The RNA shown here (transfer RNA) has 72 nucleotides and comes from a Patescibacteria group bacterium. It matches the Rfam family "tRNA". It is annotated as a transfer RNA. Its mean pLDDT, the model's own confidence on a scale to 100, is 83. The sequence was found in a public genome assembly.
[in-house]
RNA sequence: GCCGAGGUAGCUCAGUGGUAGAGCACUGCUUUCGUAAAGCAGGGGUCGUGGGUUCAAAUCCCACCCUCGGCU
Numbered sequence: 001g002c003c004g005a006g007g008u009a010g011c012u013c014a015g016u017g018g019u020a021g022a023g024c025a026c027u028g029c030u031u032u033c034g035u036a037a038a039g040c041a042g043g044g045g046u047c048g049u050g051g052g053u054u055c056a057a058a059u060c061c062c063a064c065c066c067u068c069g070g071c072u
Base pairs, nucleotide, nucleotide: 001071002070003069004068005067006066007065010024011023012022013021018055026042027041028040029039030038048064049063050062051061052060
């Protein structure tokens, strides 16, 4: 330099044009003599960055950045 995969909550990941979600974690409450477990509730997101298309973009297109793998 070229090719491919990926970047979404603290972590692991879903979401293939129409309200951004799950599990774990965190906080509070219930329960308990207390802790754990269990149950209920809650907080937490510029969807890597910048543009474009569209009535509408995490999603489609372009450029760039970062991570991983391959080729030379």